Predicted 3D model of a 98-nucleotide RNA (SAM riboswitch aptamer (S box leader)) from Turicibacter sanguinis. Rfam family: SAM riboswitch aptamer (S box leader). Gene Ontology term of the family: regulation of gene expression. The model forms 97% of the base pairs in the Rfam consensus.

RNA sequence: CUUAUCAAGAGAAGUGGAGGGACAGGCCCUAUGAAGCUUCAGCAACCGGUACAGUUGUACACGGUGCUAAAUCCGACAGAUUGAUUCUGGGAGAUGAG
Numbered sequence: 001c002u003u004a005u006c007a008a009g010a011g012a013a014g015u016g017g018a019g020g021g022a023c024a025g026g027c028c029c030u031a032u033g034a035a036g037c038u039u040c041a042g043c044a045a046c047c048g049g050u051a052c053a054g055u056u057g058u059a060c061a062c063g064g065u066g067c068u069a070a071a072u073c074c075g076a077c078a079g080a081u082u083g084a085u086u087c088u089g090g091g092a093g094a095u096g097a098g
Stems, first nucleotide, its partner, number of pairs: 001098006011040005019029003025074002041068003046064003049060004072092001077089004
């Protein structure tokens, strides 16, 4: 850079000791213990693999990633709409594959 997905799902322990949720702002989480690190467990099924069916599916979860508060937490830009607001699209980001 290209492409697919992003309202589902799934956390304990140890260590650590104050931050974290990418990014204005908001709103949250956090000494009833944040980030980071380690171990174990789990979720999902993108890629590989295997099996079945036969060209594209289904299953498994063995390998490679990923993920396990809140819709990618909302939002930020544009448009439509309303009494409050709500909806749509885009951008940005994350993850996989190339």